[in-house]
């Protein structure tokens, strides 16, 4: 000094599914399931479509959130990536400063 640990702060990265009922066009309302989140506000397009984009809120991650194989594969459920598999797989967002431990390594002294 380093690995290992861990706080903060700023950057950055991610998802938003599956249903049931009303309503009956109202891009609406009220519930369920799984999860840390199942879009909170705003504003653009579209122009009748149970939308798309953005910015923003919450939330999760930055050595593992998520993406992808995958219209995969087994179970299972009212149904879904719900669950397990696959998976020691591929891809994937970080720098700044602290703590704190350790006594390997160098180095001087005796």
């Nucleotide at each position: 000094a380093a690995a290992u640990a861990u706080g903060a702060a700023a950057a950055c990265g991610g998802g938003g599914g599956c249903u049931u009922g009303a309503u009956g066009a109202a891009g609406u309302c009220a519930g369920g399931c799984u999860g840390a989140g199942a879009u909170u506000g705003c504003g653009a397009c579209c122009g009748u479509a149970u939308g798309u984009c953005g910015c923003u809120g919450a939330c999760c991650g930055u050595c593992g959130a998520u993406c992808u194989g995958a219209u995969c594969u087994g179970g299972g459920u009212a149904a879904u990536g719900c669950c397990a598999g696959c998976g020691u797989a591929g891809a994937a967002a970080u720098u700044u400063u602290g703590u704190g431990g350790u006594g390997u390594a160098u180095g001087a002294u005796u």

The RNA shown here (TPP riboswitch aptamer (THI element)) has 110 nucleotides. It was read from a public genome assembly, where an Rfam model found it. Its mean pLDDT, the model's own confidence on a scale to 100, is 76. Rfam family: TPP riboswitch aptamer (THI element). Gene Ontology term of the family: thiamine pyrophosphate binding. Rfam describes the family as follows. Vitamin B(1) in its active form thiamin pyrophosphate (TPP) is an essential coenzyme that is synthesised by coupling of pyrimidine and thiazole moieties in bacteria.